[in-house]
RNA sequence: UCUCAUCGAGAGUGGCUGAGGGAUUUGGCCCUUUGAAGCCACGACAACCGGCCCGACAUUAAACAAAUGGAAGUUGGGACCGGUGCCAAUUCCUGCCCGCAUGGGAAAGAUGAGA
Numbered sequence: 001u002c003u004c005a006u007c008g009a010g011a012g013u014g015g016c017u018g019a020g021g022g023a024u025u026u027g028g029c030c031c032u033u034u035g036a037a038g039c040c041a042c043g044a045c046a047a048c049c050g051g052c053c054c055g056a057c058a059u060u061a062a063a064c065a066a067a068u069g070g071a072a073g074u075u076g077g078g079a080c081c082g083g084u085g086c087c088a089a090u091u092c093c094u095g096c097c098c099g100c101a102u103g104g105g106a107a108a109g110a111u112g113a114g115a
Base pairs, nucleotide, nucleotide: 001115002114003113004112005111006110007109012042013041014040015039016038020031021030022029027093028092043087045085048083049082050081051080052078053077054076055075056074057073064069091108096105097104098103
C1' cells in the first nucleotide's frame, strides 16, 4: 500500500506530571485544576489471531476462506495461556449522495487478520 471483517454492546483505579482533550478539517456539543493529554503500575473488558478444554459435523474429499489457499479439518461454546486491541458520550454528532423525515449509503478513520 491492497483486500476482508467488525465498529448501537462492554470495561478504571493508583502514581508521576500539569493544560489541554474528544484523529483530521466545518459547524455543533461535550469532557477537563473535583486534574486534560502523555508515561508507568496494577486491574478490568472484549473474543480478532495462535494454543488449550467441552460439544456437534466431517476425513465417502468436503467443510471453511474475499482471495492465495485448504487433504483434515470446520463450527458453536468456554475466557485457562499467549499476541494484539480497548476501558466518557454510536467512530460524540455533523459535512458528501438518496430521502419530506426519524432513515439508508458513501468517504475518512480505528482495530484485527491476510497479501

A computed fold for a 115-nucleotide RNA from a marine sediment metagenome, annotated as SAM riboswitch aptamer (S box leader). The sequence is in RNAcentral, with records from MGnify. It matches the Rfam family "SAM riboswitch aptamer (S box leader)". Rfam's curators write: The SAM riboswitch is found upstream of a number of genes which code for proteins involved in methionine or cysteine biosynthesis in Gram-positive bacteria.